[in-house]
RNA sequence: AAAACGAAAAGGCAAACUCGGCGAAAGCCGGGGACGCAAAGCCAUGGGUCUACCGGUGGAAACACCUACGACUGCCAGGUUGCCGAA
Numbered sequence: 001a002a003a004a005c006g007a008a009a010a011g012g013c014a015a016a017c018u019c020g021g022c023g024a025a026a027g028c029c030g031g032g033g034a035c036g037c038a039a040a041g042c043c044a045u046g047g048g049u050c051u052a053c054c055g056g057u058g059g060a061a062a063c064a065c066c067u068a069c070g071a072c073u074g075c076c077a078g079g080u081u082g083c084c085g086a087a
Stems, first nucleotide, its partner, number of pairs: 005085002012037002017032006035074001041080003045077003048072003055066004
C1' cells in the first nucleotide's frame, strides 16, 4: 500500500410509529422518533416484490381479471464511489 475482514473511536444513515404535504394507489418528501445498518452512499441493469390511474377483456351495471409506462436498493445479485484500522 492492496485485498479480505469488522474491534475501537470520530462522524454518518434512520425501521416501526406519529404529524404535515404530494400521489389513483404502491409509495415519496419534510418534522419528530430509533429497530437496525460498514456501504442502510449512488445506479431500477438482472431476478424478486408492491400498486393498477390510463389502457385491454368480460359485464346492463356494480364490479372482476390482465397490464408498468408507476414504485421498492432497509429482498437478492451486479456495477460504481467511499471513512476508520485493532485482531
This is a predicted structure of an 87-nucleotide RNA (c-di-GMP-I riboswitch aptamer) from Pelolinea sp. The organism belongs to Pelolinea, within Bacteria. Rfam family: c-di-GMP-I riboswitch aptamer. About the family: GEMM was predicted in a large-scale screen for bacterial structured RNA regulatory elements. Rfam links the family to the GO term cyclic-di-GMP binding. The coordinates come from a structure-prediction model, not an experiment, and the mean pLDDT is 88. The sequence was found by an Rfam model in a public genome assembly.